[in-house]
Context: one part of a larger RNA
Molecule: small-subunit ribosomal RNA, central domain
Organism: uncultured bacterium
RNA sequence: CUGGGCGUAAAGGGUCCGCAGGUGGCCUCGUAAGUCGAAUGUGAAAUCUCAGGGCUUAACCCUGAAACUGCAUCCAAUACUGCGGGGCUUGAGUCCAAGAGAGGUUGGCGGAAUUCCCGGUGUAGCGGUGAAAUGCGUAGAUAUCGGGAGGAACACCAGUGGCGAAGGCGGCUCAACUGGCUCGGAACUGACACUCAGGUGACGAAAGCGUGGGGAGCAAACAGGAUUAGAUACCCGGGUAGUCCACGCCCUAAACGAUGGAUGCUAGGUGUCAGGCAGCUUGAUGAAAAUCUCUGGUGACGAAGCUAACGCAUUAAGCACCCCGCCUGGGGAGUACGGUCGCAAGAUUAAAACUC
Numbered sequence: 001c002u003g004g005g006c007g008u009a010a011a012g013g014g015u016c017c018g019c020a021g022g023u024g025g026c027c028u029c030g031u032a033a034g035u036c037g038a039a040u041g042u043g044a045a046a047u048c049u050c051a052g053g054g055c056u057u058a059a060c061c062c063u064g065a066a067a068c069u070g071c072a073u074c075c076a077a078u079a080c081u082g083c084g085g086g087g088c089u090u091g092a093g094u095c096c097a098a099g100a101g102a103g104g105u106u107g108g109c110g111g112a113a114u115u116c117c118c119g120g121u122g123u124a125g126c127g128g129u130g131a132a133a134u135g136c137g138u139a140g141a142u143a144u145c146g147g148g149a150g151g152a153a154c155a156c157c158a159g160u161g162g163c164g165a166a167g168g169c170g171g172c173u174c175a176a177c178u179g180g181c182u183c184g185g186a187a188c189u190g191a192c193a194c195u196c197a198g199g200u201g202a203c204g205a206a207a208g209c210g211u212g213g214g215g216a217g218c219a220a221a222c223a224g225g226a227u228u229a230g231a232u233a234c235c236c237g238g239g240u241a242g243u244c245c246a247c248g249c250c251c252u253a254a255a256c257g258a259u260g261g262a263u264g265c266u267a268g269g270u271g272u273c274a275g276g277c278a279g280c281u282u283g284a285u286g287a288a289a290a291u292c293u294c295u296g297g298u299g300a301c302g303a304a305g306c307u308a309a310c311g312c313a314u315u316a317a318g319c320a321c322c323c324c325g326c327c328u329g330g331g332g333a334g335u336a337c338g339g340u341c342g343c344a345a346g347a348u349u350a351a352a353a354c355u356c
Base pairs, nucleotide, nucleotide: 004327005326006325007310008309012324014203015202016201017199021195022194023193025088026087027086028085029084030083031082033081034080035077037075039073040072041071042070049065050064051063052062053061054060091192092189093188094187095185096184098182099181103178104177105176106175107174108172109171110154115149116148117147118146119145120144121143125136126135162169163168208249209248210247211246212245213244217243218242222238224236225235260323261322263320264319265318268301270299271298272297273296274295275294276293305312306311329356330355331354338349339348340347341346
């Protein structure tokens, strides 16, 4: 390299978009590049194979045949692929009318609670632990009532519920702007599609960084009290970065379903979310309840099949096909060197010696 693989053994890129590239629905006509067949030419000799011969044999050598599976020219075939023309609607998209939603951004509003400040009542404790102590408190704490300030987070509802490409998203039947999704439907476009190395690129939890704000609670670092043989910890009382906001960086995660994306096919019954056709019952209507069935999502089971097993099983890890990424014994090492990026921290790309 081939082969074989990637849920858990090594291995799915964190995610999206997307150029090149690869791949591409149904019918028809043409062409004949790929493809298939015939002929001709060529494919040096030696080598290889076969038959025979020569050195005592062998290696070796000689003669002949075959072969050289290739290339070119030309003739022919047209199923498939390609190319060109025409058509189609089922893939894809548009349109109409509905629907659900913590999808995103900005602004406004709200109540509970913690802390702090002011005032009232009130007096000796409070707090904390396994037990304590540090700590707070007669300068009046804790408790309780009233008022105020400020920041952060949104109890119940809440649900293997919903939305989002992923990260992620939760007070408000407040407002504005905005992305996608789904059921149904006549019509329209007519393959416009799938995937995607590089990247014009964009997003990307937490921590961290820069500048400026903010700072209630919590809390790395830090120092104090305990514990202990020690205790640079676990426990307790404090406490600064940070956590919050704006703008700009960083670009990593057990970024997980440890499972890339698209399409088609392959038993079932069951829960739930959203939507819909039809009929029926109650109902004046709107509408409500329930039944059946369909579509889309999300769960728990389970047949065939698959799997080393565990398990997966129409949301596949089944059966196929297209495209991308990745793996190749353990350590050395996701390290060194170099490159690129970054303010830095570092990220990314990524070896070898040596060793078992």